[in-house]
RNA sequence: GAGCCGGUAACUCAGCGGGUUAGAGUACCUGCCUUAUAAGCAGGAAGUCAUGGGUUCAAGCCCCAUCCGGCUCA
Numbered sequence: 001g002a003g004c005c006g007g008u009a010a011c012u013c014a015g016c017g018g019g020u021u022a023g024a025g026u027a028c029c030u031g032c033c034u035u036a037u038a039a040g041c042a043g044g045a046a047g048u049c050a051u052g053g054g055u056u057c058a059a060g061c062c063c064c065a066u067c068c069g070g071c072u073c074a
Stems, first nucleotide, its partner, number of pairs: 001073007010026004019057001028044005050066005
């Protein structure tokens, strides 16, 4: 330098054919339970879907550029 894959909650990851509220588990917070802690149960908070443009009535999803990580080739 070229190509491919990936970037979504603090962490690990889903997400469909473009469609109305963006999700799960873990962690965190509150309550219940317990003598207490843990476990268990119930609830809650937490997101500029890497960044910037474009297409569209509508984009996490499609297109372009850039950034970051991984792999392959040179």
Record summary
The RNA shown here (transfer RNA) has 74 nucleotides and comes from a Streptosporangiaceae bacterium. Its Rfam family is "tRNA". From the family's description: Transfer RNA (tRNA) molecules are approximately 80 nucleotides in length. Rfam classes the family as a transfer RNA.